[in-house]
This record gives sequence, structure tokens and C1' cells, in this order.
RNA sequence: GCGGGUAUAGCAUAGUGGUAAUGCAGAAGCCUUCCAAGCUUAGGAUGAGAGUUCGAUUCUCUCUGCCCGCUCCA
Repeated sequence: GCGGGUAUAGCAUAGUGGUAAUGCAGAAGCCUUCCAAGCUUAGGAUGAGAGUUCGAUUCUCUCUGCCCGCUCCA
């Protein structure tokens, strides 16, 4: 330099053109003499920008980060 993949909560993953889900973690409460374990509740996220659409996290384009492969040089 070229090609491909990927970006969703603090972490790990799901998901789908029509109110974004689960587990762990964190908070509050219940339980316990206390702790742990267990139970309940609430909060928290679609990398950035543009386009298509009545409506975009999903489709298209650009940029950015990360991963993989190829080529060249050392």
C1' cells in the first nucleotide's frame, strides 16, 4: 500500500426497518447476630458524520479505532 471482518451498558455477548435483551459487575432494599450465598427493585448503551425511508441500532457511503490476510522493505 491492497483486501476482508468488526464497533451495542463498567465487562462479555444477543438482537431486529417500528419502545434494545441477557449474564456478570456496581447501587438500593429483603433475608442473616454479622459476612457470604440467595431473592427483589431501579438505573445505565447501539463509535462519529451524512444519505435512503413515514420511521435506521439494522440498509448505503465516508471517517476513526481494533483484528486477520496478502505484498514490499528492513
Transfer RNA from Sulfitobacter litoralis, 74 nucleotides, folded computationally. The RNAcentral record of the sequence draws on ENA. The prediction has a mean pLDDT of 80. Rfam family: tRNA. The family's RNA type in Rfam is transfer RNA.